[in-house]
Molecule: c-di-GMP-I riboswitch aptamer
Organism: Nitrospirota bacterium
RNA sequence: UCCCGAUAAAGGCGAACACGUCGGAAGGCGCGGGAGCAAAGCCACGGGUCAGGGAUGGACCUUGAUUGUCGGGCUACCAAA
Numbered sequence: 001u002c003c004c005g006a007u008a009a010a011g012g013c014g015a016a017c018a019c020g021u022c023g024g025a026a027g028g029c030g031c032g033g034g035a036g037c038a039a040a041g042c043c044a045c046g047g048g049u050c051a052g053g054g055a056u057g058g059a060c061c062u063u064g065a066u067u068g069u070c071g072g073g074c075u076a077c078c079a080a081a
Stems, first nucleotide, its partner, number of pairs: 005078001012037002017032001019030004041074003045071003048066007
């Protein structure tokens, strides 16, 4: 230095659900909450899924959403075996 990653230390993130709020919806945001997470940090780039619209015999096309669905790219704390 790289890989790997612990019943380590410090810190971080924040599922379900409740409340508020935005949106036509998927869903987003705030707050409480805390199941979990070693990239649960960032990017919708590819696949998947979800919502709206179009087309259609069907394949499909398009606009959104999801990175806590998988892959890919970029970056990063600690650090025993």